A computed fold for a 73-nucleotide RNA from a Terriglobales bacterium, annotated as transfer RNA. RNAcentral holds the sequence, with entries from ENA. Rfam family: tRNA. Its family is annotated with triplet codon-amino acid adaptor activity in the Gene Ontology. By type it is a transfer RNA.
């Protein structure tokens, strides 16, 4: 130096025939209960790695470039 795979809430991840960005667990508030715990409801949290382009429309498509992780030399 090439190849290949990831990047999405604080965590793990979904989410693709391009057409409102989502679950769970952490978190906030409130029910329950004599109190914790579970449970049950509820709210917040996101410039979708970063800049550009094609497109009426991009988390997904095409360039460059970051940064993990495998592999080849």
């Nucleotide at each position: 130096u090439c190849c290949g795979g990831a990047g999405u809430a604080g965590c793990u991840c979904a989410g693709c025939u391009g057409g409102u960005a989502g679950a769970g667990c952490a978190g906030g508030c409130g029910g329950u209960u004599g109190u914790u715990a579970a449970c049950c409801g509820u709210c917040a949290a996101g410039u979708c790695g970063c800049a550009g382009g094609a497109u009426c429309g991009a988390g997904g498509c095409c360039u460059g470039c970051c940064u993990c992780c495998g592999g080849a030399g």